The part of an RNA shown here (small-subunit ribosomal RNA, 5' domain) has 516 nucleotides and comes from an Elusimicrobiota bacterium.
Its mean pLDDT, the model's own confidence on a scale to 100, is 85.
Lineage of the source: Bacteria > Pseudomonadati > Elusimicrobiota.

Context: one part of a larger RNA
RNA sequence: GAAUUAACGCUGGCAGAGUGCAUAACACAUGCAAGUCGAGCGGAAUACGUAGCAAUGCGUAUUUAGCGGCAGACGAGUGAGUAACACGUAAGCAAUCUACCCUCGAAUGGCGAAUAACCUGUCGAAAGGCAGGCUAAUGCGCCGUAUUCUCCCGAGAAGGCAUCUUCUUGGGAGGAGAGACCCGCAAGGGUCGUUCUUGGAGGAGCUUGCGGCCCAUCAGCUAGUUGGCGGUGUAAUAGACCACCAAGGCUACGACGGGUACCCGGGCUGAAAGGCCGGACGGGCACGAUGGCACUGAGACACGGGCCAUACUCCUACGGGAGGCAGCAGUGGGGAAUUUUGGACAAUGGGCGAAAGCCUGAUCCAGCAACUCUGCGUGAGGGACGAAGGUCUUCGGAUUGUAAACCUCUUUUGCAUGGGACGAAAUCCCGCAAGGGUCUGACGGUACCAUGCGAAUAAGCCACGGCUAACUAUGUGCCAGCAGCCGCGGUAAGACAUAGGUGGCGAGCGUUAUUC
Numbered sequence: 001g002a003a004u005u006a007a008c009g010c011u012g013g014c015a016g017a018g019u020g021c022a023u024a025a026c027a028c029a030u031g032c033a034a035g036u037c038g039a040g041c042g043g044a045a046u047a048c049g050u051a052g053c054a055a056u057g058c059g060u061a062u063u064u065a066g067c068g069g070c071a072g073a074c075g076a077g078u079g080a081g082u083a084a085c086a087c088g089u090a091a092g093c094a095a096u097c098u099a100c101c102c103u104c105g106a107a108u109g110g111c112g113a114a115u116a117a118c119c120u121g122u123c124g125a126a127a128g129g130c131a132g133g134c135u136a137a138u139g140c141g142c143c144g145u146a147u148u149c150u151c152c153c154g155a156g157a158a159g160g161c162a163u164c165u166u167c168u169u170g171g172g173a174g175g176a177g178a179g180a181c182c183c184g185c186a187a188g189g190g191u192c193g194u195u196c197u198u199g200g201a202g203g204a205g206c207u208u209g210c211g212g213c214c215c216a217u218c219a220g221c222u223a224g225u226u227g228g229c230g231g232u233g234u235a236a237u238a239g240a241c242c243a244c245c246a247a248g249g250c251u252a253c254g255a256c257g258g259g260u261a262c263c264c265g266g267g268c269u270g271a272a273a274g275g276c277c278g279g280a281c282g283g284g285c286a287c288g289a290u291g292g293c294a295c296u297g298a299g300a301c302a303c304g305g306g307c308c309a310u311a312c313u314c315c316u317a318c319g320g321g322a323g324g325c326a327g328c329a330g331u332g333g334g335g336a337a338u339u340u341u342g343g344a345c346a347a348u349g350g351g352c353g354a355a356a357g358c359c360u361g362a363u364c365c366a367g368c369a370a371c372u373c374u375g376c377g378u379g380a381g382g383g384a385c386g387a388a389g390g391u392c393u394u395c396g397g398a399u400u401g402u403a404a405a406c407c408u409c410u411u412u413u414g415c416a417u418g419g420g421a422c423g424a425a426a427u428c429c430c431g432c433a434a435g436g437g438u439c440u441g442a443c444g445g446u447a448c449c450a451u452g453c454g455a456a457u458a459a460g461c462c463a464c465g466g467c468u469a470a471c472u473a474u475g476u477g478c479c480a481g482c483a484g485c486c487g488c489g490g491u492a493a494g495a496c497a498u499a500g501g502u503g504g505c506g507a508g509c510g511u512u513a514u515u516c
Base pairs, nucleotide, nucleotide: 001516002515003514004513006512007511008510009509010508013376014375015374016373017372018371019369020368021334026332027331028330030329031328032327035070036069037068040067041066043064044063045062046061047060048059049058050057051056077287078286079285087211088210089209090208091207092206093205096204097203098202101200102199105196106195107194108193109143110142111141112140118133119132120131121130122129123128149174150173151172152171153170154169155168156167157166158165159164179192180191181190182189183188213259214258215257220250221249222248225247226246227245228244230242231241232240262284263283264282265281266277267276268275269274289310290309291308292307293306312323313322314321315320340366342365343364344363348362349360350359351358352357379409380408381407382406389400390399391398392397414453415452416451417450418449419448423443428437429436430435460505461504462503463502464501465486466485467484471500472499473498474497475496481488482487
């Protein structure tokens, strides 16, 4: 000098763009953050209509607790652990899987048994159950079929020394399915699904080479250890796991141990080389009170799912139960230190749905904070008789100083009044199509525009001995104090304190800490 997720002191007008618990991965009150589908299903409630003397039945509309489907593996957070195929980079899988989406094809036939909701009874303070009975499905099960798929056996061809690989073909075994809505008198058609299947896109898993911290005051480490054979296991490879066999494997090119640390794109600095950093944004990884486990599923060993254990907190009728903010706000605590218990789904994106739409603390916005960067303003021109006051003085004057007053002007900003957006065209409706029509804005009465008023509403901080731009007076008297280094202060201190003046930067200026 530059920089910082900064903090502290004094000061503080506006706008825009960003950023904002670095410490206790400490504990958390409260609210919200993941739902959706009635065009899968049977009920229930309410309202209306209708039939009936009535009980009640039927129909329509609305709502939806339950069964069922899809989504809750994304999105959001944090960086504790991790020195590792975690990350980066370059490749490989003839050793693999893949829901939704796109794509090539084929099919969607026939039956059955249950169960929640509901009803009855019953246990419990509650959380929550238990028993009996009824019922539906795109829930569950069985049979049939097989374009194709998997496996086994045989034959042929090609490649190959061979094991074997690929292709063609014959036989055998195994493996599916579900319906709903709309149009139509019907036949039938359409839409959305369901099952099998080819390829793709995208994703996931596994493997290999190379790369990047400190300590040798860590020198030897290792028995599933290294390899083989056979199995188990997996979507798949693998001592991943298991029996048996062999005795290997790593290591001064630093094994093993200890410490520290998420990694990268990048950021800061520097002429570069290099050094330091990994906050915001983007990619990857890991974690979800602590430790472990599996279930479901295309995908998890699952932040707002489950089970067990531990610690802690809460409720209790003492028998037993409930919980997990490293989601968004917010609270306590810790700390030098870090924000609102805000608005909206209008846009972008996500989930579900045929759609309307619903949900979305993702997101978009607003609020708070000079925390950072950028821009603007606090007026402009004239104005000597160098006013007054202050300070200094050799008492003549000098300086503050064109500074002020005063005159002329302007109105950014401010205040008031009026107007007032872009971001929004998709979805949807009509139409064969071209095209046409309709709705929707949190921000926000904001930005912006116009008019009016009036210099009006707006300057501080640090320094002045040398380094280092900027000097005098008074007070103090090795005291009080200053100080980054050298050093100042013991009676004329340009170094302390105050005042005047001066220098520097300016809505900031200094200090502290850290990096180059």